RNA sequence: GCAUUAGUAGGGCCGAGUUAUUCCUGAAAGAAUAAACGGGGGAACCAGUUUUUUGGGGCCAGACCUUCUUUAUGAAGGAAGACGAUCUUUCGCGUCGAGCCCGUCAGCUAACCUCGUAGGCCGCGAAGGCAGUCCGC
Numbered sequence: 001g002c003a004u005u006a007g008u009a010g011g012g013c014c015g016a017g018u019u020a021u022u023c024c025u026g027a028a029a030g031a032a033u034a035a036a037c038g039g040g041g042g043a044a045c046c047a048g049u050u051u052u053u054u055g056g057g058g059c060c061a062g063a064c065c066u067u068c069u070u071u072a073u074g075a076a077g078g079a080a081g082a083c084g085a086u087c088u089u090u091c092g093c094g095u096c097g098a099g100c101c102c103g104u105c106a107g108c109u110a111a112c113c114u115c116g117u118a119g120g121c122c123g124c125g126a127a128g129g130c131a132g133u134c135c136g137c
Stems, first nucleotide, its partner, number of pairs: 011122004018035006036117006046107001055105001056102004064078005069072001081096004087129006
């Protein structure tokens, strides 16, 4: 000097997954409450009219289609769509396009009921718009 690993502090990203207070504590962790954000169930009206193992349904951007084969919870390709650093628009470029859950059961759905508050990361350029802050006149 470089690389790797671990910890701490700070700044950020994807995502609903955050904030505050109280108890406890050396602190953290833990527990509780409240707010905030997100999901599910659930009338009338409307929709649907044989749908019901060919099961059905939900979360999510991750619908869906084609081909191959060892016919399976498989592989490959495409694709609706999603993401890329205050917010936002356009263009280019790049990345993703997974996984999990309910358990025979659920259309919409006011009141009402109920669940979650994770996890994983440090991955862009150019040209505009708007707002805020600071400094100077």
About this RNA
c-di-AMP riboswitch aptamer (ydaO/yuaA leader) from a Candidatus Firestoneibacteriota bacterium, 137 nucleotides, folded computationally. Rfam family: c-di-AMP riboswitch aptamer (ydaO/yuaA leader). Rfam describes the family as follows. This family represents a conserved RNA structure found upstream of the ydaO and yuaA genes in Bacillus subtilis and related genes in other bacteria. The coordinates come from a structure-prediction model, not an experiment, and the mean pLDDT is 76. The organism belongs to Candidatus Firestoneibacteriota, within Bacteria.